Transfer RNA from a marine eukaryotic metagenome, 70 nucleotides, folded computationally. Its Rfam family is "tRNA". By type it is a transfer RNA.
RNA sequence: GGGAGUAGCUCAGCUGGAUAGAGCAUCGGUCUUCUAAACCGAGGGUCGUGGGUUCGAAUCCCACCUCCCG
Numbered sequence: 001g002g003g004a005g006u007a008g009c010u011c012a013g014c015u016g017g018a019u020a021g022a023g024c025a026u027c028g029g030u031c032u033u034c035u036a037a038a039c040c041g042a043g044g045g046u047c048g049u050g051g052g053u054u055c056g057a058a059u060c061c062c063a064c065c066u067c068c069c070g
Base pairs, nucleotide, nucleotide: 001069002068003067004066005065008024009023010022011021017055026042027041028040029039030038048064049063050062051061052060
């Protein structure tokens, strides 16, 4: 100097717009003699931290923290 940080894990969302999502995992149910698979449903997030701009910020600006690359 460049990149990344969003659910337990892997990530999407970044032309600012209203309730923040997907898959896997977890839990419950249906099915099955049981398990697995399949299907249905549920819980789980102060969007790395702190400020700023704005009617409104995961998204824009500043500083800092952690990790990766040079």
The coordinates come from a structure-prediction model, not an experiment, and the mean pLDDT is 81.